About this RNA:
A computed fold for a 78-nucleotide RNA from Parvibaculum sp., annotated as transfer RNA. The coordinates come from a structure-prediction model, not an experiment, and the mean pLDDT is 81. Rfam family: tRNA. From the family's description: Transfer RNA (tRNA) molecules are approximately 80 nucleotides in length.
This record gives sequence, structure tokens and C1' cells, in this order.
RNA sequence: AGCAGGGUAGAGCAGUCCGGUUAGCUCGUCUGGUUCAUACCCAGAAGGUCGCGGGUUCAAAUCCCGCCCCUGCAACCA
Repeated sequence: AGCAGGGUAGAGCAGUCCGGUUAGCUCGUCUGGUUCAUACCCAGAAGGUCGCGGGUUCAAAUCCCGCCCCUGCAACCA
């Protein structure tokens, strides 16, 4: 070199099969409420080049090609 799975917000993940509504969920963070206070709880907000590059398309996280990285297996060596 090979085979399989994975890369999406600070963390963990869904969405991909079958392209199309504003890219979403939980936790975390921040602000406010609540409380004597903290926590819990309630409301809200910020945070994403969807690994990178290219292609197809009116339209790509999703399809195609190449590359990078992670995990496992196989192989090799011993």
C1' cells in the first nucleotide's frame, strides 16, 4: 500500500439513506428572573468556513473525485 467506521458550536451527538423550510438536540458558557445567598428551576442570548480542496446542480452537511487527520481490523516484523 489494503478493509471498515468516523471528522457538524467549548464537550458529546443527530441530520447524509431519498439534495430543498432558518443547520438542530443535550450539557457547558453568558445575561436576566427566582432566592437572604448559592444551587435547582424558568426565560433569553452568544457561539458553526458541516476536516480541506475541486466538481455536478437552480440549489450540497447530504451526490462525485482527490487529499489530510482519528479509531478499529488485517497484513508485515519479532